[in-house]
RNA sequence: UCUCAUUAAGAGUGACUGAGGGACUGGCCCUGUGACGUCACGGCAACCGAUUCCGGCGCGUCCCGGAAUGACCAGGUGCCAAAUCCAGCCUCGCGAGUGCGGGGGAAGAUGAGA
Numbered sequence: 001u002c003u004c005a006u007u008a009a010g011a012g013u014g015a016c017u018g019a020g021g022g023a024c025u026g027g028c029c030c031u032g033u034g035a036c037g038u039c040a041c042g043g044c045a046a047c048c049g050a051u052u053c054c055g056g057c058g059c060g061u062c063c064c065g066g067a068a069u070g071a072c073c074a075g076g077u078g079c080c081a082a083a084u085c086c087a088g089c090c091u092c093g094c095g096a097g098u099g100c101g102g103g104g105g106a107a108g109a110u111g112a113g114a
Stems, first nucleotide, its partner, number of pairs: 001114007012041005020030003024088004042080003047076002049073001050069007057060001084107001089104006
């Protein structure tokens, strides 16, 4: 960089530090009652591996698909304000003091594969 899947669920305390942070833009928020970050401990979550079962065929102890178990199996990641905080582009409906709601997409994030 590309492909695929998921993206309204869930889970925080302490220490250090000290002014920003929520990807981008616009909103709107969080923040000296201490943000971001780092560390420690704790927690959440089945994406991958693992284990078990079922099915498939091109039959392999090693492939493919499905289900279950389980946050440990000293396994690999991820995450722990707000829907991915909301919107952004297209479109549909309603409403007419410019908004509300629905659908799809883009972008981002995470995982798996190339």
Predicted 3D model of a 114-nucleotide RNA (SAM riboswitch aptamer (S box leader)) from a marine eukaryotic metagenome.